[in-house]
Context: one part of a larger RNA
């Protein structure tokens, strides 16, 4: 010097506190341990593993395990022999993977006519391959601590020296942020700002938008406008910039007008020096070991979906702020050509036919909660919907293991949940519903999006976790 403390001072954080709302108890979906298995492929491991890698395991995917086949090989280059290649029908054996036969159309390019490219099929070696090990050899990526405010460095000065100074000390700040002091005086990497998006306005612009004025019309439907709404490009718009006050006459601070926005306006990209021999050799890429008729490659069926049990994480729930039936509104970001599908028919319903229109501010997917009636009357119930039986639908070559829904009957736990423990401070929690990504099909999960729309913050004594100064200290 640093760590370290059940020393100490000073501070900040949904840390605590005040509130809202959950988890733990039920059942169910999902992941993981652990048991089972021919195999249940691997990897993640406190916080930062556990709806994590996977943004989607019926085949495939796949990396496992049975079988059944192959050995210059599914792939590349490289030599030497030979054919063009290439598309198609139909058979046979077979689970296929491959074998073996069979119809039909086609017959490449360059040329100096020797060949020489490409594509194919035979040989033999040289390689090919391996999702095999090592993340404790390794790049790149990522997680974290943390968007915490810290980490350094040149030249000086001070110390035998490891170092110190500077960064410390007064105040301020969200900040090593500024401000005065000062053996220091500069810089750098970080803070902040510059970048995106919401929030005011103003100007171009007016189509597929919009309609205040004229006209028409069921209907911005048409003519016609471009005001307004939007929609997308440019630009102002906030600087503690003004006024009191307070402060050291300073960085600030506090309060008040003006504003559509006040003191970093919300929000979002962005993450220092470095720690954790953190994760990842199964994204890729690599060094060394290992395999090489197999640890390689195809294939078929099977597993990854198992289930006396344990945990995370989630969806529905227990119910009247409720369920149910009917009638009725109001979205915003987004997808759409092997796609979105209006309308009209059919069916209780999943969904079937048909097929306008749409390569989209044009057609389309397309709201629910809310809102008004009217029943239910506190009951394991008109609450809750798991299981199970049973007819169907989709999608796929193929729903047995093992998808998903729709209709009828079935109606199980569950009476608000113990010890514990989590989120969140404003358009935030909650509650409601829609999109998309992955996709044939399959979402309570993830990433978005708007709809309603709260309650508390006295304060920092306590727990956590973290900075700055100070102090012990036999740790390094």
């Nucleotide at each position: 010097u640093g760590a370290c403390g059940g020393g100490g001072g000073c501070c900040u954080g949904c840390a605590c506190a005040a509130g809202c709302g959950g988890u733990g108890g039920a059942g169910c979906a999902u992941g993981u341990g652990g048991u089972u298995u021919a195999a249940u492929u691997c990897g993640a491991a406190g916080c930062a593993a556990c709806g994590c890698g996977c943004a989607g395991a019926a085949c495939c995917u796949u990396a496992c395990c049975a079988g059944c086949g192959u050995u210059u090989g599914a792939c590349a280059u490289g030599u030497c022999c030979g054919g063009a290649c290439g598309a198609u029908u139909u058979c046979c054996a077979g689970a296929g993977a491959u074998g073996g036969a069979u119809c039909u159309c086609u017959u490449c390019c360059c040329u100096u006519c020797g060949g020489g490219g490409a594509c194919u099929g035979g040989a033999a070696c040289a390689c090919a391959g391996g999702u095999g090990c090592u993340g404790c050899a390794u790049g790149g990526c990522u997680g974290u601590c943390g968007u915490c405010a810290g980490c350094u460095c040149g030249u000086g000065u001070c110390g035998u020296g490891a170092g110190a100074u500077g960064u410390u000390g007064g105040g301020u700040u969200a900040a090593g942020u500024c401000c005065c002091g000062c053996a220091a005086c500069g810089a750098g990497c970080g803070c902040a700002a510059c970048c995106c998006u919401c929030g005011c306005c103003u100007u171009u612009a007016g189509u597929u938008a919009c309609c205040a004025u004229c006209a028409u019309u069921u209907a911005g439907u048409u003519g016609g406008g471009u005001a307004c709404u939007c929609u997308a490009a440019a630009g102002g718009a906030a600087c503690c910039g003004c006024c009191g006050g307070u402060g050291a006459u300073a960085a600030g601070c506090c309060g008040g007008a003006g504003g559509a926005a006040g003191g970093u306006g919300g929000g979002g990209a962005u993450g220092a020096c470095g720690u954790c021999a953190a994760g990842u050799c199964c994204u890729c890429a690599u060094g060394g070991c290992c395999c090489u008729u197999a640890c390689g490659c195809g294939c078929u069926g099977g597993g990854c979906u198992a289930c006396a049990c344990a945990c995370g994480u989630g969806c529905u729930a227990c119910a009247a702020u409720g369920g149910c039936g009917a009638c009725u509104a109001c979205a915003g970001a987004g997808g759409g050509c092997u796609g979105c599908a209006a309308u009209c028919c059919c069916g209780c319903g999943a969904g079937g036919g048909u097929g306008a229109g749409c390569u989209a501010a044009u057609c389309u997917c397309c709201a629910a909660a809310a809102g008004u009636c009217g029943u239910c009357u506190c009951a394991g119930u008109u609450c809750g919907g798991a299981u199970u039986g049973u007819u169907c639908u989709c999608u796929g070559c193929a729903a047995c293991u093992c998808g998903a829904g729709a209709g009828c009957a079935u109606g199980a736990a569950g009476g608000c949940g113990g010890a514990a423990u989590c989120g969140c401070u404003a358009g935030u929690a909650a509650u409601c519903g829609c999109g998309g990504a992955u996709c044939a099909g399959c979402a309570u999960g993830c990433c978005g999006c708007g709809g309603u729309g709260a309650a508390u913050a006295c304060g920092u004594u306590c727990c956590c976790a973290g900075g700055c100064c100070u102090u012990g200290u036999a740790c390094a």
Molecule: small-subunit ribosomal RNA, 3' major domain
Organism: Sphingomonas phyllosphaerae